Predicted 3D model of RNase P RNA and transfer RNA as a complex of 410 nucleotides. It holds a member of the Rfam family "Bacterial RNase P class A". Rfam classes the family as a ribozyme. Its mean pLDDT, the model's own confidence on a scale to 100, is 77.
[in-house]
């Protein structure tokens, strides 16, 4: 000095000066004054996971749907946090929809002898003459073919032997745990796919701020059904009718108010934790619109800049994206 | 907000229960035929299957994720 990972802050800004715009406080009284205040890191996709509301059953069973290595955080998740296996890199890391294939059904086209009731195309070897027998080491085909590798051994060969790896079943050892290690016995044979049906374990009541609540205003009812209605289906229980409930048709209002921002809420010191993160001290309140709120001018400086605007509300997922800061960690090179 | 369904040749659509070269029709070109055109025969071209990434021997088919477009409720 280069090249590389990883973790986090901010995101065009400051000053002044005349207008214009939403809330909220507090005067005044004919809409003025004078204080505060005012879009993100993703506000986006609507992919999740809650708080909140409202339905008496939020009981219970099947159906569907989502999730999966182990141990933790969380309000809770399909989120994070660390660990273990596996993949890819020289490393720092990064990425895995990472349970089961002796529970059981499917599926692996072509090619190729043959992809499972396993055979034998070339080849090799013996005997004989063009067949018989033995064989699956060696060649082809294919993603993937009878555990892999070397020695021995055979007419040729083969786990037939053996030695090491691999499998299965067992014992120690470490670790909460997945799992690592270390031995022992066995020659032990077909393999892959579950983002294929499935199996097993957890989980899940429906709707959803246009939820709901109250207040003004207006109208107009009419049929039809009953064991029929009760907020994913389909049963079972339970509640509830005939002044009820549930379907058609058909009329009226669609206007204020609230819910509408003090919250799993934001910075911070300490502790405790590898961490996520929990407590505990203090200190701050940061838009609440409803045809939809921050613009407009000019003048200095500056890093001169992108994807891009809030509609109940946080927690995370992905996507879109400029530019400058800082930390830490690897490789390589020069120099001391 | 909230629930659903679709993109495939110039155009209408088929195929999607994973198979190796992805199809029909009409429409364009070129011949034949005709006196000329239409009609009819024949033939040829023309596709990243919206778009990326994943499983898997292998994806238009199967799962996510992005992009348009549509239907229904409030």
């Nucleotide at each position: 000095c280069a090249a590389g990972g990883u973790a986090g802050a901010c995101u065009a800004g400051a000053u002044g000066a005349u207008c214009g715009c939403g809330c909220c406080u507090a005067g005044a009284a004919c809409u003025c004054u004078a204080g505060g205040u005012g879009a993100g890191g993703a506000a986006a996709g609507u992919c999740c996971g809650g708080g909140c509301u409202c339905c008496a059953c939020a009981g219970g069973a099947c159906a569907u749907g989502a999730c999966g290595c182990c141990g933790g955080a969380u309000a809770a998740c399909g989120u994070c946090c660390g660990g273990g296996g596996g993949c890819g890199g020289u490393a720092a890391c990064g990425c895995c929809a990472c349970a089961g294939a002796g529970a059981g059904u499917g599926c692996c086209a072509c090619a190729g002898a043959a992809a499972a009731u396993a055979u034998a195309c070339c080849g090799c070897c013996a005997c004989a003459u063009u067949g018989u027998g033995g064989u699956a080491a060696g060649g082809g085909u294919g993603a993937a073919a009878u555990g892999g590798u070397g020695g021995g051994g055979u007419a040729a060969g083969a786990g037939c032997u053996c030695a090491c790896c691999g499998c299965a079943c067992u014992u120690c050892u470490g670790g909460u745990a997945a799992c690592a290690g270390a031995g022992g016995u066995g020659g032990c044979a077909g393999g892959g796919u579950a983002a294929a049906c499935c199996u097993c374990g957890u989980c899940a009541g429906g709707a959803g701020c246009a939820a709901g609540a109250c207040c003004a205003a207006g109208c107009a009812g009419c049929a039809a059904a009953u064991a029929g209605g009760g907020u994913u289906g389909u049963c079972c229980g339970c509640c509830u009718g005939a002044u009820a409930u549930u379907u058609g048709c058909g009329g009226g209002u669609a206007g204020g108010u609230u819910g509408c921002a003090g919250g799993a809420g934001c910075g911070u010191u300490u502790u405790g934790g590898u961490a996520a993160c929990a407590a505990u001290g203090c200190g701050c309140c940061a838009a609440g619109a409803u045809a939809g709120a921050u613009g407009a001018u000019c003048a200095u400086c500056u890093u001169c800049g992108a994807c891009a605007g809030a509609a109940c509300c946080c927690g995370g997922c992905u996507u879109a994206u400029u530019g400058u800061c800082u930390g830490c960690c690897u490789u390589g090179u020069c120099u001391u | 907000g909230c629930g659903c369904c679709a993109a495939u040749a110039g155009c209408u659509c088929a195929g999607u229960u994973g198979g190796a070269u992805a199809g029909a029709g009409c429409a364009a070109c070129a011949g034949c035929c005709u006196u000329c055109u239409a009609a009819g025969c024949u033939g040829u071209g023309g596709g990243u299957c919206a778009g990326a990434g994943g499983u898997u021997c292998g994806a238009a088919u199967c799962c996510u994720c992005u992009u348009u477009g549509g239907c229904g409720u409030a």